Predicted 3D model of a 94-nucleotide RNA (SAM riboswitch aptamer (S box leader)) from Pseudonocardia xinjiangensis. Rfam family: SAM riboswitch aptamer (S box leader). Rfam describes the family as follows. The SAM riboswitch is found upstream of a number of genes which code for proteins involved in methionine or cysteine biosynthesis in Gram-positive bacteria. The prediction has a mean pLDDT of 85.
RNA sequence: CGUCCAUCCAGAGCGGCCGAGAGACCUGGCUCGUCGAAGCCGCAGCAACCCGGUGCCUCACGGUGCCGGGUGCUAACGCCAGGAUCGAUGGGAG
Numbered sequence: 001c002g003u004c005c006a007u008c009c010a011g012a013g014c015g016g017c018c019g020a021g022a023g024a025c026c027u028g029g030c031u032c033g034u035c036g037a038a039g040c041c042g043c044a045g046c047a048a049c050c051c052g053g054u055g056c057c058u059c060a061c062g063g064u065g066c067c068g069g070g071u072g073c074u075a076a077c078g079c080c081a082g083g084a085u086c087g088a089u090g091g092g093a094g
Stems, first nucleotide, its partner, number of pairs: 001094001003092006013043005021032003025083005044074003048071010078086001
């Protein structure tokens, strides 16, 4: 990078920098933002998938709890609706 599979109405903040916009794209809404958003950094937290360890239940398949690790995530139903070879996250092989 394209592809396949799975998931997307749950959950999770403080501080520093920055300074006007932001909520993936388009359209129509709506909401958030100088009581400083978005973005970057630090620490913290949440817990979806994958890896390792371990306990319990089970004849087994399998289920489930805890610990560590790899990603990820931390306004609102992917904010709502429509559109699109739509978007995001995890895992597999290439």